Notes
This is a predicted structure of a 98-nucleotide RNA (c-di-GMP-I riboswitch aptamer).
RNA sequence: UCCUCGAAAUGGCAACUUAUCCCGAAAGGUUAAGGCGCAAAUUCGUAAGUCUACGUCCUAAUCUGCUGUUUUUAGGGUAGGACUGUACGGAUGCCGAA
Numbered sequence: 001u002c003c004u005c006g007a008a009a010u011g012g013c014a015a016c017u018u019a020u021c022c023c024g025a026a027a028g029g030u031u032a033a034g035g036c037g038c039a040a041a042u043u044c045g046u047a048a049g050u051c052u053a054c055g056u057c058c059u060a061a062u063c064u065g066c067u068g069u070u071u072u073u074a075g076g077g078u079a080g081g082a083c084u085g086u087a088c089g090g091a092u093g094c095c096g097a098a
Base pairs, nucleotide, nucleotide: 005096006095012038013037016034017033018032019031022029023028036085042091043090044089045088046087047086048084049083050082051081054080055078056077057076058075059074060073061072
């Protein structure tokens, strides 16, 4: 010096709660305080899981003088949205006890 490893120390991240104001249709996100925990709980990619439904599709009712069309409401489906402290792979990274 490097690899493995994870004692101590310096720092890092931040579950969840509360508040915040802006962004968002929503799920969520931003900021602040406290701090469950984490040696990659940094980052990128892929997969998986979960959440939401602006848009869009279908159904039912409703409005429109009639057919058609249109309006409104409700329900169901659906990520081009969001989260992951799930997994795998790549890149990078603090310290130096046994």

It was read from a public genome assembly, where an Rfam model found it.